[in-house]
C1' cells in the first nucleotide's frame, strides 16, 4: 500500500439427551440491566430479571400406586470432533 483474509455476541440446520402436554417453555408488548471480533466509536441482534396481554393436540398399551412405555404435538430446555451463516469506520492481527 491493498476491491486480500481471519476472528465475537449470536442464528439456522442435523445429530443426541431432556421438559411439558395437570401448560410449564415459546412468541408478543413495556420497563430495567449484563456480556457483545484484540482497542475506540456506533448499529444490529443477544441475553437475563420484573410486569401485562394472548394462548395449546392428543391418542394408544401396560398397570390399578404414585405411575411406566410408544406414536404425536409444543413458533419447547440443554449439549455437539458435526454442516451452513454471522460487525459499519479507524486502527491493531494475518497474508501479499
Nucleotide at each position: 500500500c491493498g476491491a486480500a483474509g481471519a476472528g465475537u455476541a449470536g442464528c439456522c440446520a442435523a445429530g443426541g439427551c431432556g421438559c411439558g402436554u395437570c401448560a410449564a417453555g415459546u412468541g408478543c408488548u413495556g420497563c430495567g440491566a449484563a456480556a457483545c471480533g484484540g482497542g475506540a466509536c456506533g448499529u444490529u441482534g443477544u441475553u437475563c430479571g420484573c410486569a401485562g396481554a394472548c394462548g395449546a393436540a392428543a391418542g394408544g398399551g401396560c398397570a390399578a400406586a404414585u405411575g411406566c412405555c410408544c406414536u404425536g404435538c409444543g413458533g419447547u430446555g440443554c449439549c455437539u470432533u458435526u454442516g451452513g451463516c454471522g460487525c459499519g469506520u479507524c486502527c491493531g492481527c494475518u497474508c501479499g
THF (Tetrahydrofolate) riboswitch aptamer, 96 nucleotides, folded computationally. Of the family's consensus pairs, 94% are formed in the model. The sequence was found by an Rfam model in a public genome assembly.